The prediction has a mean pLDDT of 80. The RNA shown here (SAM riboswitch aptamer (S box leader)) has 100 nucleotides and comes from a Candidatus Limnocylindrales bacterium. It was read from a public genome assembly, where an Rfam model found it. Its Rfam family is "SAM riboswitch aptamer (S box leader)". Rfam's curators write: The SAM riboswitch is found upstream of a number of genes which code for proteins involved in methionine or cysteine biosynthesis in Gram-positive bacteria. Its family is annotated with regulation of gene expression in the Gene Ontology. Lineage of the source: Bacteria > Bacillati > Chloroflexota > Candidatus Limnocylindria > Candidatus Limnocylindrales.
């Protein structure tokens, strides 16, 4: 690349930069923005997908593996306005985990 599974109503923000549009396309709305949005970049926070680790229950004669639940930010990602902003559409799309 392209395929598969699951999430995308919860949760967590300041500072420095940069300068005009920004919330993914389209129709309708609604928001936010020169009091500086969006976007970079730094440091903090948030979070149980995956890994480690503790635990508890099954199962076993007993451990160890397995398997289901909790819990833990150590590690690998990821995320930190509003439900991916809200409705509608055989639409695009992210995020992790798997397999090729």
């Nucleotide at each position: 690349c392209a395929c598969c599974u699951a999430u995308c109503g919860a949760g967590a923000g300041c500072g420095c930069c940069c300068g005009a549009g920004a919330g993914c396309c389209c129709c309708g709305g609604c928001u936010c923005g020169c009091u500086g949005a969006c976007g970079g970049c730094g440091c903090a926070g948030c979070a149980a997908c995956c890994g480690a680790c503790c635990g508890a229950c099954g199962g076993u004669c007993c451990u160890c593996a397995c398997g289901u639940c909790g819990g833990c930010a150590c590690g690998g990602u990821g995320c930190u306005c509003c439900u991916g902003c809200c409705g509608g559409g055989u639409g695009c799309g992210a995020u992790a985990g798997g397999a090729g």